[in-house]
Molecule: small-subunit ribosomal RNA
Organism: Candidatus Omnitrophota bacterium
RNA sequence: UUUUCGGAGAGUUUGAUCCUGGCUCAGAGUGAACGCUGGCGGCGUAGAUUAGGCAUGCAAGUCGAGCGAUACUUUUUUCUUGAUAUGGUGAAGCCGUAAGGCCGAUCUGUUGAUGGAAAGAGGAUAUAGCGGCAGACUGGUGAGUAACACGUGAGUAAUUUACCUCUAAGUCGGGGAUAGCCUUGCGAAAGCGAGGGUAAUACCCGAUGUGUUUACGGCUGCAUAAGCAGCUGUAAGUAAAGGAGGCCCGUAAGGGUUUUUGUUUAGAGAUGAGCUCGCGUCCUAUCAGCUAGUUGGUGGGGUAAUGGCCUACCAAGGCGUUUGACGGGUAGCUGGCCUGAGAGGGUGGUCAGCCACAUGGGGACUGAGACACUGCCCCAACUCCUACGGGAGGCUGCAGUCGAGGAUAUUUAGCAAUGGACGAAAGUCUGACUAUGUGACGCCGCGUGAGGGAUGAAGGUCUUCGGAUUGUAAACCUCUUUCGAUAGGGAAGAAAACCUGUUCUUAACGGAACAGACUGACGGUACCUAGAGAAGAAGCCACGGCCAACUCUGUGCCAGCAGCCGCGGUAAUACAGAGGUGGCGAGCGUUACUCGGAUUUAUUGGGUGUAAAGGGCAAGUAGGCGUCUUGACAAGUUAGGAGUGAAAUCCUGCAGCUCAACUGCAGAACUGCUUUUAAAACUGUCAAGAUUGAGACUGGGAGAGGAAAGCGGAAUUCUCGGUGUAAGAGUGAAAUCUGUAGAUAUCGAGAGGAACACCAGUGGCGAAGGCGGCUUUCUGGUCCAGUACUGACGCUGAAUUGCGAAAGCUAGGGGAGCAAACAGGAUUAGAUACCCUGGUAGUCCUAGCCGUAAACUAUGAGCACUAGGUGUUGGGGGUUUACCCUUAGCGCCGUAAGUUAACACGUUAAGUGCUCCACCUGGGGACUACGACCGCAAGGUUAAAACUCAAAGGAAUUGACGGGGGCCCGCACAAGCGGUGGAACAUGUGGUUCAAUUCGACGCUACGCGAAGAACCUCACCAGGGCUUGACAUGUAGGAAGUAGGAACCUGAAAGGGGGACAACCUGUCAAGUCAGGAGCCUGCACAGGUGUUGCAUGGCUGUCGUCAGCUCGUGUCGUGAGAUGUUGGGUUAAGUCCCGCAACGAGCGCAACCAUUAUUCUUAGUUGCUAAUUUCAAAGCCGCAAGGCCUAGAGAUGCACUCUAAGGAGACUGCUCGGGAUAACCGAGAGGAAGGUGGAGAUGACGUCAAGUCAGUACGGCCUUUAUGCCCUGGGCUACACACGUGUUACAAUGCCGACUACAAAGCGUUGCCAACCCGCGAGGGGGAGCUAAUCGCAAAAAAGUCGGCUCAGUUCAGAUUGGAGUCUGCAACUCGACUCCAUGAAGUCGGAAUCGCUAGUAAUGGCGGAUCAGCUACGCCGCCGUGAAUACGUUCCCGGGCCUUGUACACACCGCCCGUCAAGCGAUGGGAGCUGGUGGUACCUGAAGUCUCCAAGCAAUUGGGGCCUAGGGUAAAACCGGUGACUGGCGCUAAGUCGUAACAAGGUAGCCGUACCGGAAGGUGCGGCUGGAUCACCUCCUUU
Repeated sequence: UUUUCGGAGAGUUUGAUCCUGGCUCAGAGUGAACGCUGGCGGCGUAGAUUAGGCAUGCAAGUCGAGCGAUACUUUUUUCUUGAUAUGGUGAAGCCGUAAGGCCGAUCUGUUGAUGGAAAGAGGAUAUAGCGGCAGACUGGUGAGUAACACGUGAGUAAUUUACCUCUAAGUCGGGGAUAGCCUUGCGAAAGCGAGGGUAAUACCCGAUGUGUUUACGGCUGCAUAAGCAGCUGUAAGUAAAGGAGGCCCGUAAGGGUUUUUGUUUAGAGAUGAGCUCGCGUCCUAUCAGCUAGUUGGUGGGGUAAUGGCCUACCAAGGCGUUUGACGGGUAGCUGGCCUGAGAGGGUGGUCAGCCACAUGGGGACUGAGACACUGCCCCAACUCCUACGGGAGGCUGCAGUCGAGGAUAUUUAGCAAUGGACGAAAGUCUGACUAUGUGACGCCGCGUGAGGGAUGAAGGUCUUCGGAUUGUAAACCUCUUUCGAUAGGGAAGAAAACCUGUUCUUAACGGAACAGACUGACGGUACCUAGAGAAGAAGCCACGGCCAACUCUGUGCCAGCAGCCGCGGUAAUACAGAGGUGGCGAGCGUUACUCGGAUUUAUUGGGUGUAAAGGGCAAGUAGGCGUCUUGACAAGUUAGGAGUGAAAUCCUGCAGCUCAACUGCAGAACUGCUUUUAAAACUGUCAAGAUUGAGACUGGGAGAGGAAAGCGGAAUUCUCGGUGUAAGAGUGAAAUCUGUAGAUAUCGAGAGGAACACCAGUGGCGAAGGCGGCUUUCUGGUCCAGUACUGACGCUGAAUUGCGAAAGCUAGGGGAGCAAACAGGAUUAGAUACCCUGGUAGUCCUAGCCGUAAACUAUGAGCACUAGGUGUUGGGGGUUUACCCUUAGCGCCGUAAGUUAACACGUUAAGUGCUCCACCUGGGGACUACGACCGCAAGGUUAAAACUCAAAGGAAUUGACGGGGGCCCGCACAAGCGGUGGAACAUGUGGUUCAAUUCGACGCUACGCGAAGAACCUCACCAGGGCUUGACAUGUAGGAAGUAGGAACCUGAAAGGGGGACAACCUGUCAAGUCAGGAGCCUGCACAGGUGUUGCAUGGCUGUCGUCAGCUCGUGUCGUGAGAUGUUGGGUUAAGUCCCGCAACGAGCGCAACCAUUAUUCUUAGUUGCUAAUUUCAAAGCCGCAAGGCCUAGAGAUGCACUCUAAGGAGACUGCUCGGGAUAACCGAGAGGAAGGUGGAGAUGACGUCAAGUCAGUACGGCCUUUAUGCCCUGGGCUACACACGUGUUACAAUGCCGACUACAAAGCGUUGCCAACCCGCGAGGGGGAGCUAAUCGCAAAAAAGUCGGCUCAGUUCAGAUUGGAGUCUGCAACUCGACUCCAUGAAGUCGGAAUCGCUAGUAAUGGCGGAUCAGCUACGCCGCCGUGAAUACGUUCCCGGGCCUUGUACACACCGCCCGUCAAGCGAUGGGAGCUGGUGGUACCUGAAGUCUCCAAGCAAUUGGGGCCUAGGGUAAAACCGGUGACUGGCGCUAAGUCGUAACAAGGUAGCCGUACCGGAAGGUGCGGCUGGAUCACCUCCUUU
């Protein structure tokens, strides 16, 4: 530069994420089948299963120019027959007078039809036979076959080849038979004989011998291992067939000549076939050894030909272990086809090439060719015929039939075409083939109409009721007529041969050319034309995501769907139906199978620290790979040439059917194999060298490296002795246990076994396991420095061999301590455990097994490369020790780079490369079964399948949780005060009861809650009585006329039902209650109504965590991502409050503040408030005889100073001082101040949690009900009462009770109301009526407190329940079922078990007052108000709740989580199994058909008889292997709610796990050794920083 080609993902593990990893889907395809549907045509295609059985017809014949016959026919001749025609003769009879006539018997000639016989010739046809050729092709099928069967490429000098072509030479002379035929025998038949005679291109003999073969020679060429080819000499052997046509001769027989065809011997070619070889060609090692004609040789036989192909003898070989023999399983192979970007994977139907087979098996014959699909013989099975003696048959040819099966067609036409056999040819035959029929089985094409058409019709569906949609769709108008139907016309495929004619040619036969004629199954064809008429022609699947397409109804975890995920439990876009929509369309879906996606077996193109996966470690065989230089070769490699790679297919171009499918032609391609030429870089081989890899040598070094022997001290235990006395031991606490028979303790002596404190160290050594007192002996490896050696000797490493912790096994020792099992004691619901007391195997030694571990660095070995820092061990060097360099190890850190899913790794790689080995491919089943090998056993190694699930898993994230850790807060504990739990009563709940005891609320967060008022009402419940357009609303249609309404009265429990005096309203009209309308009434229709259901369909509101300090966002940054950061950290706060720091910077909702209230004060304003001062009046009291005075409660006026009221301000902000703190935030103390650090107390409740509560407050979707689940009424019930619980009230008394007296509030409420004074009543209350719509009047008296008196510790002068009686009030009505009053009665109760609640200051405690609801009240409740008015807090260890950080997690419905195993139940597949049964291939022996070969006998021969070898088949026997089945049995898997425990996940409550051993209902427990894949705390080491 040119050309060509060219690769898509998605769903599903999780709360979310990334990864690993499986499952599933979208695509293409098919010889398909099934379901629904179905107009036409073209081209293809169609028994895939039982290589199961077959009725019937057809599928291989042909040649008369090879032969003899038979039949037919033509012709000729002869003989015979004698129809017909005709001549002569003319009886009898009849007619006539007669003549005569008629009829014509009889006899006799001619003619010669017809039939028959014989002979000759000709002809076409037919038939059986002899003979020739063809039946070895075509056609079918894929059973067998893992093989030279196939493919590809070679070889055949080791071969053959009919018909065909060419070349050479021949084709002479004889002979005897035999079928057919005739006669005849046997047999049911099939058929088989006997006799007679006959032909040939049948058969035989002889001659000739160009040739050819054999033997012995010679020469040449080629090849070379034998050999082949050619030339040549001698000897011997060895052929044949005639037919037809023309011409000539001949009476004829026959002969001559010529052409042609056949035939014989040879050679060559072509074609076909045989044989041999290289390479390629499925799975299995749970098949590792196989082999006796086996491997080779010699001789012989056999074949077309090589060869153990066969045979005799000889030798003992041959094949195979990763290059897989032998065995088992499966399978026809290929061109191709499907898929795929490709590499590959799958497949081998149609078409084509090859092979194999022809009912199962064996065998040969004939032939050029067969061991032969429609030939033969034999055996076997099966079917048929039979006279029972015997016979017949082979559809895996075309049709067709039965069977089995999900499933696969006409018992058609024709040789017209193409091809084949035979023939000289005409022609005959041809189920090959060409056509046709059936099937949407596939591919392709066409149609089912086109244009216009909006009242957007009707109907359907949906609806927010407005409408939307179906939908220009239809109707309607205009137009067209493909296809189909009808009618008419009408090809190509056909041109040859033959025939006729003409011309040319030949001596002739004949040949060539031209012209003509003849030949079509399909075919009523294709195609064309005409008329009619939109006329006759659309379905299937889907609509949750993947995946294009949505709503309604029904159903209610049912029915059902489903490819995966998953839908369905009353609002299902997922089921079923409908409407609509999407997709494809004469089809559409489903099922099955293949490839793809799947890089999910990875050559292209994967992995192995933790996901599945590195062998426990090493030595080392085969193998694989391998340093540098030079030369040679050319095996690999590269380039060019040649041959081949069949055709078809694919691709490209062109062309033919109207297009296409389909088909034709041409090209390209066929990526391969063989061969040849060339190149020589690389790999390889050979040769020669090199030294850096490796080894060696010399000199040093360190070390728990290994083996053996000896020695040592401390400690435990035991024994003996002494001292000594009551305990010891053990635990959370105890007990078992030891001890007065003297323990424990202590001292001394002794015995015995095991292990070696300190040193000791992420120190050392070893391949790993592992190795630790000291000494000696033997011994392996390794490091450093140096060198003048060898010269690639190397690396890795299947198989193999060795080593290999602990436990365990065998035998023999040993046995102190420890300690599985076991025993006892505890703990516990249980405790086969954890704890304790004992204790045996074992632990130790020797010898031998075992061969496994979390045998781990979960990281194979080797070599090389790729920043550093730091510590330590051994060696060397330099400087001189405080250091530096180097080398070999052992550690840590590390964002250098790089890698990784992340965690992490990072010169000791998990980085970058190379080499070799091992291993992995979803989870479970299963570290399993069976088999094999090993082992004494335990067991180990190797290692499946059925079945089942859609996950299992890794790392990290956010939460939640922990009987994990840290920090902090809260009346959380503690310190206090007062209660509850005990009593009685009140009240609520549960339970029980009932006709009903209406309903709801259920841990905290239900239970004096909804209910701030259940006698009726309320009311929803129960019983009974009634009403049905309704108690209430709206609309509509109709109707009635003293209409609506409605008194008295009757009935009734009431509601209701009668009754009907009386008697209307509004608008218009108007003389008139006259007319019309409305309202109202009645009757219908729509509808009303529902405290019926669903709070898990909802709105709204509320509770709770919690007034806890949290919850988030934007931008930026970090991370692949979920996410993180911010929000963590250091301080601080009541507070995510504030400060500082920081990859964050800001912001929002919360906190705080803003709001109202309260505490101080100022200003303003004073009525109904206030009254200091001034002033007027002045009750009562006192003094006084009196007048009067005093005193002051009170009233009025002035006044607004005060109190108060209610508006607006001020004030508090860590502002000031000191100290602490980091110079900060802030904290502590202080001053001032009414108040001090949020002054007090309210309102205010973040994101969210609990499917929390409420459909019975109201609202609202769906469902249900409609003479009732609605409405009205009476009565009852919600008030029941063995019991249990919650919340309260009153008490139990002297800090009290009773009586009397005397003070001081606040906040409220009041006109169907509060109610004063006064009177009555013991009292509740009654009467009364002033005032007050309220800072005015009233409720209203505050009580506790205080003063005085009594009571004196008791069931009381405490307490007041219960009960009796008498009343009051409210109300229609107090029986069920009100409150209050008076009198009487006088219960339990003497401070409350376990347990539990509230409260941190004007709080608790205590005292009264008011209000809502309300006729009244169950209020002791609730909501407010004021009075009196404490104690205590060291502190945060613990309980509870909460916040933040961190850690672990197998949890995410989030610990009320998850989850393990036995047992029980159902289902499923599977292992073992006494056996039973079927099959397979061999072995040994017996028997042995047909047949080839061979031997013997007979025969002239043909042949016959007998024997032998081999052998199909059959039988007997013992084994082997593979199936089926099997009482019983083992585990396994699956299955909403079974049983027992709780093993694991958090420190999972005894850390867990691995190996092993013992034990136990079960998970499991314990011992020994190992691992961290253990939390927490402490210590050591290392690192980082200062």